[in-house]
């Protein structure tokens, strides 16, 4: 330099173009003398910037980070 992937809560992962889900973790409450376990509720996310579309995590482009292959 060229080619092919990946990027989604704190972590690990799902998600036919139609209002983003699960597990663990976190917060509050219940239970307990207390802790753990258990039960109830809650907060917190689509890497950046554009484009297409009535509508984008999803399709297209750019950039960033990262992995693999070729030279």
């Nucleotide at each position: 330099g060229g080619g092919c992937g990946a990027u989604u809560g704190g972590u690990g992962a799902a998600a036919c173009g139609g209002a983003a889900u699960c597990a663990c973790g976190c917060u509050u409450c219940c239970c307990u003398u207390a802790c753990a376990a258990g039960g109830a509720a809650g907060a917190g996310u689509c890497g950046u910037g554009g484009g297409u579309u009535c509508a984008a995590c999803u399709c297209c482009c750019u950039c960033a980070u990262u992995g693999c292959c070729c030279a």

This is a predicted structure of a 71-nucleotide RNA (transfer RNA) from a Gemmataceae bacterium. Its Rfam family is "tRNA". Its family is annotated with triplet codon-amino acid adaptor activity in the Gene Ontology. RNAcentral holds the sequence, with entries from ENA.